c-di-GMP-I riboswitch aptamer from a Gammaproteobacteria bacterium, 85 nucleotides, folded computationally. Rfam family: c-di-GMP-I riboswitch aptamer. Rfam links the family to the GO term cyclic-di-GMP binding. Model confidence (mean pLDDT): 84 of 100.
RNA sequence: GCUGAUUACGGGUAAACCCGGCGAAAGCCGGGGACACAAAACCACCGGUCUACAGGAUUGAACCCAGGACAGCGGAGUUGCCAGC
Numbered sequence: 001g002c003u004g005a006u007u008a009c010g011g012g013u014a015a016a017c018c019c020g021g022c023g024a025a026a027g028c029c030g031g032g033g034a035c036a037c038a039a040a041a042c043c044a045c046c047g048g049u050c051u052a053c054a055g056g057a058u059u060g061a062a063c064c065c066a067g068g069a070c071a072g073c074g075g076a077g078u079u080g081c082c083a084g085c
Base pairs, nucleotide, nucleotide: 001085002084003083004082012037013036017032018031019030020029021028022027035072041078042077045075046074047073048070049069050068055064056063
């Protein structure tokens, strides 16, 4: 540098749920806990999904709306361990 995720080394992350906190909510942070994951590492650029404080509409609540959120929904981009050549 290329190929690969089958093999194995050291290992890594942490779903649901519970407790505490932040937030209007989606959701996030910390602790516990493991469903899974060879990129379940980073990243909101593209698509998709979720929420609707405020705003709009409405006699009025269930309607519209992302400036909010999701990277463990995909794609793109960046980076990394291992094995073989």
The sequence was found by an Rfam model in a public genome assembly. The model forms 95% of the base pairs in the Rfam consensus.